This is a predicted structure of a 267-nucleotide RNA (Bacterial large signal recognition particle RNA) from Thermus sp. Its mean pLDDT, the model's own confidence on a scale to 100, is 79. The organism belongs to Thermus, within Bacteria.
RNA sequence: CCGGCAGGUGGCCGGGGAGCUGGCGGUGCCCUGUACCCGCAACCCGCCAUAGCGGGGGUGACAUCCUGUCCGAGGGGCAUCCUUGUCAGGGCCGGCCGGCGUAAGCGGCGAGGAUGGCUGGGCCUUGCGCGACGGGGGCCCACGAACCGUGUCAGGUCCGGAAGGAAGCAGCACUAAGUGGGACUCCCCGGGUGCCGCAAGUCCACCUGGCCGGAGUUGGCUGCGUCGGUAUCGCCUGGGAAGGGUGUUUCGAAGACAGGCGCACGG
Numbered sequence: 001c002c003g004g005c006a007g008g009u010g011g012c013c014g015g016g017g018a019g020c021u022g023g024c025g026g027u028g029c030c031c032u033g034u035a036c037c038c039g040c041a042a043c044c045c046g047c048c049a050u051a052g053c054g055g056g057g058g059u060g061a062c063a064u065c066c067u068g069u070c071c072g073a074g075g076g077g078c079a080u081c082c083u084u085g086u087c088a089g090g091g092c093c094g095g096c097c098g099g100c101g102u103a104a105g106c107g108g109c110g111a112g113g114a115u116g117g118c119u120g121g122g123c124c125u126u127g128c129g130c131g132a133c134g135g136g137g138g139c140c141c142a143c144g145a146a147c148c149g150u151g152u153c154a155g156g157u158c159c160g161g162a163a164g165g166a167a168g169c170a171g172c173a174c175u176a177a178g179u180g181g182g183a184c185u186c187c188c189c190g191g192g193u194g195c196c197g198c199a200a201g202u203c204c205a206c207c208u209g210g211c212c213g214g215a216g217u218u219g220g221c222u223g224c225g226u227c228g229g230u231a232u233c234g235c236c237u238g239g240g241a242a243g244g245g246u247g248u249u250u251c252g253a254a255g256a257c258a259g260g261c262g263c264a265c266g267g
Stems, first nucleotide, its partner, number of pairs: 001267003004263002011059003014032004022048005036056005065260006074251011086239005093234002095230008104222003107218003116212007124201006130194002133190005139182005149174004157166003
C1' cells in the first nucleotide's frame, strides 16, 4: 500500500443560544439549514460529571467523527447615551389661582362739574303713640241639671183629734259650670305686625337731594413689584419599564483550512 475482520466493534444518522436546574440533557421558544423512526415530559420528564431514558432501523473504520486555527448567523451580560410611557418626591423657576401695592398702556367716570369738604333725607336700631291682626276676658242672645241647684211643687207620702204643718218626685220656670252665636264699644296680652305719627340713637357702607370748590379720578383688563397657595402640566431629583444607538465582554450554528483515528489477520 492492497485485501479482510469484530456478536457489524468504536463511531455516525445534526448542532447551537437563551431559559429552567444544585448541575447535565430533553420536551416548548429562537438561530442555523435538511438532518432515521416510535414512546415519555412544564402545578415538567430523564439523569449525576461516563449527566436524557426505553424500544426499533440504517451506515460503518468511512468522516459527516476527533483536535486546532480563521471567519461568523444569532443569543446573553455589563457600561453609557437618546427617545417614549410609568411611579414617588420637590417647590428655586415657568404655568395656574388668590391677596396687596403701583399707575406705564388700554378702558370707565369727569367743565352737562370729578375726587374732596360741609349739610339734609332714606335705609338701620330703641322707646312711646295710633292703627290693623291674633288670643283671652267683660257685654248681649239662645241652649243648658234623672237624683246629689233654686223657686213653685199636681198626685202621692209623713206628723197631728182637728186647725194646720213638714219633706218633696214628675211637670213648669230660672240659673251654675259649660256650649253655640253676635257685635259696635270696653279691658288685658302678643309680635319676623304697618308705603302711619313722635322722640332719641347710628350715620361704616349703600341710595337720594342741596351747597362750596374747580381737575382730576377709578383700579375693570394688560404690564411691573411683592406675599401666599397649587402640583393637572412644564421643570428638577430619584426608582423602575419598553424601544433604539455606541462600546466592551461572553457563548456560538453554518462555512473554510490544517492535522489525527481500531487489529485477534493475509499478501